Molecule: transfer RNA
Organism: Methanomassiliicoccus sp.
RNA sequence: GCGGGCGUAGUCUAGCGGUUAGGACUUAAGCUUCCCAAGCUUGAAGCCCGGGUUCGAAUCCCGGCGCCCGCA
Numbered sequence: 001g002c003g004g005g006c007g008u009a010g011u012c013u014a015g016c017g018g019u020u021a022g023g024a025c026u027u028a029a030g031c032u033u034c035c036c037a038a039g040c041u042u043g044a045a046g047c048c049c050g051g052g053u054u055c056g057a058a059u060c061c062c063g064g065c066g067c068c069c070g071c072a
Stems, first nucleotide, its partner, number of pairs: 001071007010025004018055001026044006048064005
C1' cells in the first nucleotide's frame, strides 16, 4: 500500500428498517440479617465520528478514525 471482518453503558453481549435499544456482570439506594455474604425491589449508565438514502436508520450507502486477520 491492497483486501476482508469488527466497533452498542465501566465490562461482555442481543439486534438484520418502525413499539420505551433487551439481557448479564458491575454500581447506587432500599428491604431482609445481630453483622457480612446471598436473595428481593427500584434506579443510574449505551448505539465510534461526519454525511447521505428513507415518512422512519443501531440496522442500508459513502467518507473518516480505531482494533483484528490476510496479502504484498